Model confidence (mean pLDDT): 85 of 100.
Predicted 3D model of an 89-nucleotide RNA (c-di-GMP-I riboswitch aptamer) from Dechloromonas sp. UBA6271.
RNA sequence: CGUCAGCAACGGCAAACCACGCGAAAGCAUGGGACGCAAAGCUUCAGGCCUUACCCCGGCUAUGCCGGGAAGGUAGCUGGGCCGCACAC
Numbered sequence: 001c002g003u004c005a006g007c008a009a010c011g012g013c014a015a016a017c018c019a020c021g022c023g024a025a026a027g028c029a030u031g032g033g034a035c036g037c038a039a040a041g042c043u044u045c046a047g048g049c050c051u052u053a054c055c056c057c058g059g060c061u062a063u064g065c066c067g068g069g070a071a072g073g074u075a076g077c078u079g080g081g082c083c084g085c086a087c088a089c
Base pairs, nucleotide, nucleotide: 006087012037013036017032018031019030021028022027035076041082042081043080045079046078047077048074049073050072051071052070055069056068057067058066059065060064
């Protein structure tokens, strides 16, 4: 310096839920709160899943409904990329 794994130590993050705010929604921010997490740090590149107000396409029992696109979200869904504490090997 690099890689794999995870005893110890210093610590770190923060699920559900609640309050308040934003959003059409999924969901997100802040505060409280801890289910858990060795990357539960950052990042939508690939896939999965979730949402549908507006827009586009198609269909129908047609001023609406359904499906698809597209857009948005989820990093605590998986993989990838980037950064990274301590001890030991």